[in-house]
RNA sequence: CAAAAAGUCUUCUAGGGUUCCGUUAUUGACGUUUAAUAAGCCUGGACCGAGAGAAGACGAUCCUGUGAUCAGGUUUACACGGAGGGAAAAAAGCCCGGGAGAA
Numbered sequence: 001c002a003a004a005a006a007g008u009c010u011u012c013u014a015g016g017g018u019u020c021c022g023u024u025a026u027u028g029a030c031g032u033u034u035a036a037u038a039a040g041c042c043u044g045g046a047c048c049g050a051g052a053g054a055a056g057a058c059g060a061u062c063c064u065g066u067g068a069u070c071a072g073g074u075u076u077a078c079a080c081g082g083a084g085g086g087a088a089a090a091a092a093g094c095c096c097g098g099g100a101g102a103a
Base pairs, nucleotide, nucleotide: 007058008057009056010055011054012053015048016047020045021044022042023039024038025037026036027035028034029033059076060075062073063072064071065070078098080101084096085095086094
């Protein structure tokens, strides 16, 4: 200095906001209710959600056995990080991005 499956997916979680539902407040109708507006410094339902979080599945490496094919085992490491920008609700450990930079 360079290369690697140093991969993919699913279900979740930390986290995230506020379209919808719910909740709370105010106001107007109304009197078992209902409409509008506001609030996410509203627990929530639902939603978004991790490269550096979890579990699982598939895949990959190597070894052994095997006629083919398949079976069993093995490994799948490490990981500091802005600012800024992107999302027809919005925000975020989402995406740009294992980026810039640092070590």
The prediction has a mean pLDDT of 82. A computed fold for a 103-nucleotide RNA from Sporolactobacillus vineae DSM 21990 = SL153, annotated as Guanidine-I riboswitch aptamer. The sequence was found by an Rfam model in a public genome assembly. Rfam family: Guanidine-I riboswitch aptamer. Rfam links the family to the GO term regulation of gene expression. Rfam 15.1 lists 1,509 matches to the family in 1,281 species. Lineage of the source: Bacteria > Bacillota > Caryophanales > Sporolactobacillaceae > Sporolactobacillus vineae.